Molecule: Glycine riboswitch aptamer
RNA sequence: AUGAUGGGCUCGAGAGAGCUGAGUAUAAUACUCACACCGAAGGAGCAAACUUUUCCAGUGAUCCGCUGGAAAAUGUGAAACUCUCAGGUUAACGGAUCGAGCUCGGACC
Numbered sequence: 001a002u003g004a005u006g007g008g009c010u011c012g013a014g015a016g017a018g019c020u021g022a023g024u025a026u027a028a029u030a031c032u033c034a035c036a037c038c039g040a041a042g043g044a045g046c047a048a049a050c051u052u053u054u055c056c057a058g059u060g061a062u063c064c065g066c067u068g069g070a071a072a073a074u075g076u077g078a079a080a081c082u083c084u085c086a087g088g089u090u091a092a093c094g095g096a097u098c099g100a101g102c103u104c105g106g107a108c109c
Base pairs, nucleotide, nucleotide: 006104007103008102009101010100011099012098013097018035020034021033022032023031024030025029036089037088038087042085043083044082045081049076050075051073052072053071054070055069056068057067058066059065060064
């Protein structure tokens, strides 16, 4: 201070895929197993690029440095991509993300 990025709470919006089969206990339904499926809680993977190392070329005569190129790495590396561990597959709940309000915090100027 017309208070950034970010955190928390409340409210609103918010997709996908099984009312599958068997069993147990039920008032609603829940749980277990099997098969099929979904990606938008959470989790995991990586592209460019960067970093490190090695090699080659040029250049300052060498070491060493600089410039350019190549290779390697169990290195760093994002997502709504990929995986499907977790989660989910009528509704409800949940739900990445978006919007509004309140709040914490105090960056730029």